Source information:
Two RNAs folded together computationally: RNase P RNA and transfer RNA, 438 nucleotides in total.

RNA sequence: CAAGUUGUCAAGGCGGCCGCUGCGUUGUCAGAGGAAAGUCCGGGCUCCAAAGGGCAUGACGCUGGGUAACGCCCAGGGGGAGAGAUCCCACGGAAAGUGCCACAGAGAACAGACCGCCGGGUCUUUAUUGACCCUGGCAAGGGUGAAACGGUGGGGUAAGAGCCCACCAGCGGUCCGGGUGACCGGGCCGGCUCGGCAAACCCCGUCAGGAGCAAGACCAAAUAGAAAAGCGUUUGAGGCUUGCCCGGCCGAUGCUUUCGGGUAGGUCGCUAGAGGAUCGGGGAAACCCGGUUCCCAGAGGAAUGGUCGCCGCCGCCUUUUUAAAGGCGGAACAGAACCCGGCUUAUUGACAGCUUGGCGC
RNA sequence: GGGCGAUUAGCUCAGAUGGUUAGAGUACUUGCUUGACAUGCAAGGAGUCACUGGUUCAAUUCCAGUAUCGCCCACCA
Numbered sequence: 001c002a003a004g005u006u007g008u009c010a011a012g013g014c015g016g017c018c019g020c021u022g023c024g025u026u027g028u029c030a031g032a033g034g035a036a037a038g039u040c041c042g043g044g045c046u047c048c049a050a051a052g053g054g055c056a057u058g059a060c061g062c063u064g065g066g067u068a069a070c071g072c073c074c075a076g077g078g079g080g081a082g083a084g085a086u087c088c089c090a091c092g093g094a095a096a097g098u099g100c101c102a103c104a105g106a107g108a109a110c111a112g113a114c115c116g117c118c119g120g121g122u123c124u125u126u127a128u129u130g131a132c133c134c135u136g137g138c139a140a141g142g143g144u145g146a147a148a149c150g151g152u153g154g155g156g157u158a159a160g161a162g163c164c165c166a167c168c169a170g171c172g173g174u175c176c177g178g179g180u181g182a183c184c185g186g187g188c189c190g191g192c193u194c195g196g197c198a199a200a201c202c203c204c205g206u207c208a209g210g211a212g213c214a215a216g217a218c219c220a221a222a223u224a225g226a227a228a229a230g231c232g233u234u235u236g237a238g239g240c241u242u243g244c245c246c247g248g249c250c251g252a253u254g255c256u257u258u259c260g261g262g263u264a265g266g267u268c269g270c271u272a273g274a275g276g277a278u279c280g281g282g283g284a285a286a287c288c289c290g291g292u293u294c295c296c297a298g299a300g301g302a303a304u305g306g307u308c309g310c311c312g313c314c315g316c317c318u319u320u321u322u323a324a325a326g327g328c329g330g331a332a333c334a335g336a337a338c339c340c341g342g343c344u345u346a347u348u349g350a351c352a353g354c355u356u357g358g359c360g361c
Numbered sequence: 362g363g364g365c366g367a368u369u370a371g372c373u374c375a376g377a378u379g380g381u382u383a384g385a386g387u388a389c390u391u392g393c394u395u396g397a398c399a400u401g402c403a404a405g406g407a408g409u410c411a412c413u414g415g416u417u418c419a420a421u422u423c424c425a426g427u428a429u430c431g432c433c434c435a436c437c438a
Stems, first nucleotide, its partner, number of pairs: 001357010012311007020031003023027001033333001037344002040342005045212004052246004057208005062076005077091001078089004092203002097201002099197003114142002116138003119134005150168006169193002171190008216268004225259001227258005238250003261437003275294008313330007362434007371387004380418001389405005411427005
C1' cells in the first nucleotide's frame, strides 16, 4: 500500500431571524431514532370470576450461566468453511414405529446375478472351443446412481466372502482418569459394520389460557327498536374474546344474527421507568449490587421545520515554499402514537485491533 | 395503531405426498373456412412459479427473511 476480518463510537456544533407543538410551571422552558421500521419473538399493563385438569394445536431443542422473560445475550463443548484473522450451525431421537428415496440401474433397504467368476451334467471341438441345463455356488471386478450394505493387506477357497487374522475407521458394552456439565483422553471385550431424510408424519423433553391501549375505566350528548328470524327459561339457550371434553362461575323483560337509528365529544389510562448520567464494588463475560445526581415528547390524523452567518468534517480545483490560503460542492437511512428487553431489515462516516500478500528500510 | 391473508403465462385461476417436460380458460400468432368479417376448426408461441438465503441427492412446493398488494376493527340505546 492492497485485499480481508473483527470490535467500538458518532449520527456535526454555536448563534441570529421566521414558523409549529406542549404546559396547574408562559420560561434565556422543553420538543424523535439507532433503527422511532418489520410486527418476528419475549415481558409489563388492562379486561375476561379465578386461570384449574386432560386431549388437540403451536413454539423451542448440545452444556453451564445471565435475565422480569425470551426463539435473546455471555462463556464453553461438538461439527463444518477458510491459507489465516475469523466466521457459520433448527446441534434431542433414523439401533421405537410408519412413510419417501424420482431418473438411471440387475438390485434403493430383511439388497441384488445385467456383464462376470467358479463347480457339476449332456452334447460338441484339435483345444476348459462353444451351446444348453442345474429354479447350483459366489457380492471379488465392471457398469448405474446423490446414495450399492466398512477400508488396506494376508490367509483361505472350486471361485469367493469378517469366512478367519493383523492394522485402521465406526458402533455398542464395560472400566479408569479429567471436567459442575455438554464432553474429552485411555484400557479391555464383542466381527457388531447398522444408508439418507424428522425445515415428512412421529417419539422424547420443556414452555404456552385468550385478546389486545381501537385493551379498559368514568362523564356527557343524541336517537325509533312493542322491528324480523332463531334458540331458550332450572330437563338451562348463551356467555366467561380458548378447537374439543371435564370441572367451575354468571345466567331469564334472556341470548345470537340481520335490518334500521344515534354519537363521531371530553377526562383518565399516558409516561418516574426492568429510566438516564456518574462513581465505587463483585464477576472471565453476559450481568448484578450499592452511593450520588437528573427529569428527558407525550398532544388531535398527530408538532419536532426553514433560512442566514461562523466554526468543524469529507471531496475536487487554483495559488504557493513541505505547510497554508481561497473558491466550489457534499453529508445517508428514516421518523415517536401505551411502555420496555431483544432479533431482523434499511443506512452514512470515523477510529482501533488482527490476518494474508506486495514493496522499502 | 393493532390483527390477518395473498403473490404461478398479458388477464382470471388450477396444481402435488418435494421428483422426469408446471397445466386450464381467455387473450395473442399462423393456417383453413368466407366475396370480406364474426363464429367455427387445426396448429403454435408465451413462465426468473414475487425476490434473497437455508434444509435436501433434488424446492414452485418445506423453513426463514425481504418486497408489493388486499381485507378487518370505535362507542350508545

It holds a member of the Rfam family "Bacterial RNase P class A". From the family's description: Ribonuclease P (RNase P) is a ubiquitous endoribonuclease, found in archaea, bacteria and eukarya as well as chloroplasts and mitochondria. The family's RNA type in Rfam is ribozyme.